[in-house]
RNA sequence: GCAGGAUUAGUACAUCGGUAGUACACCGGCUUCCCAAGCCGGUGAGGCGGGUCCGACUCCCGUAUCCUGCU
Numbered sequence: 001g002c003a004g005g006a007u008u009a010g011u012a013c014a015u016c017g018g019u020a021g022u023a024c025a026c027c028g029g030c031u032u033c034c035c036a037a038g039c040c041g042g043u044g045a046g047g048c049g050g051g052u053c054c055g056a057c058u059c060c061c062g063u064a065u066c067c068u069g070c071u
Base pairs, nucleotide, nucleotide: 001070002069003068004067005066006065007064010024011023012022013021018054026042027041028040029039030038047063048062049061050060051059
């Protein structure tokens, strides 16, 4: 230099054109003499910038970081 892959909540992962979900963590409540455990509820996220589309995390282009291969 070229090609491919990854980037989603505090953490680990789903989802893949039509409301973004799960677990743990966090907050509140129930239970308990207290704590832990358990149960119920809640807050919180699409790397960044453009384009296409009625509608984009998803498709296209550029770019950033990381990983792999080739040279």